A computed fold for a 72-nucleotide RNA from a Candidatus Kaiserbacteria bacterium, annotated as transfer RNA. Model confidence (mean pLDDT): 80 of 100. Its Rfam family is "tRNA". Rfam classes the family as a transfer RNA.
RNA sequence: GGCCCUAUCGUCUAGUGGUUAGGACAGCAGGUUUUCAAUCUGUUAACCCGGGUUCGAUCCCCGGUAGGGUCA
Numbered sequence: 001g002g003c004c005c006u007a008u009c010g011u012c013u014a015g016u017g018g019u020u021a022g023g024a025c026a027g028c029a030g031g032u033u034u035u036c037a038a039u040c041u042g043u044u045a046a047c048c049c050g051g052g053u054u055c056g057a058u059c060c061c062c063g064g065u066a067g068g069g070u071c072a
Stems, first nucleotide, its partner, number of pairs: 001071007010025004018055001027043005048064005
């Protein structure tokens, strides 16, 4: 340098055009407990960036950035 894959809460991850963007762990508040741990309930928190298509984009297209794989 060519080609391919990936990018979503703090972390891991689901989501094939109309979702309240869901789950687990973590965090916070409360219940239970003499206290802690465990457990239960509630709650905060996310679509890598810039364009395009579309009535509507996390999703499709183009470019970029970052990470990974492969060939030379």